[in-house]
RNAcentral holds the sequence, with entries from ENA. A computed fold for a 75-nucleotide RNA from a Crocinitomicaceae bacterium, annotated as transfer RNA. Model confidence (mean pLDDT): 82 of 100.
RNA sequence: CGGGAUGUAGCAUAGCCCGGUUAAUGUGCUAGUCUGGGGGACUAGAGAUCGGAGGUUCGAAUCCUCUCAUCCCGA
Numbered sequence: 001c002g003g004g005a006u007g008u009a010g011c012a013u014a015g016c017c018c019g020g021u022u023a024a025u026g027u028g029c030u031a032g033u034c035u036g037g038g039g040g041a042c043u044a045g046a047g048a049u050c051g052g053a054g055g056u057u058c059g060a061a062u063c064c065u066c067u068c069a070u071c072c073c074g075a
Base pairs, nucleotide, nucleotide: 001074002073003072004071005070006069007068010027011026012025013024020058029045030044031043032042033041034040051067052066053065054064055063
């Protein structure tokens, strides 16, 4: 320098291909209930506008362009 993969709650993932009403799940966190307490179980709640910017569109995590980080391949 060229090509490719990944990036979404604290952590781990789904959703993207084929655009559509409130971005889902597990775990963790907070509160409550059960328990003498702990552990554990159950119930409820908070937490990400999707790596960043721009564009297309009535509408973008999803399509397009540029860019950043990590990793892989080639020169």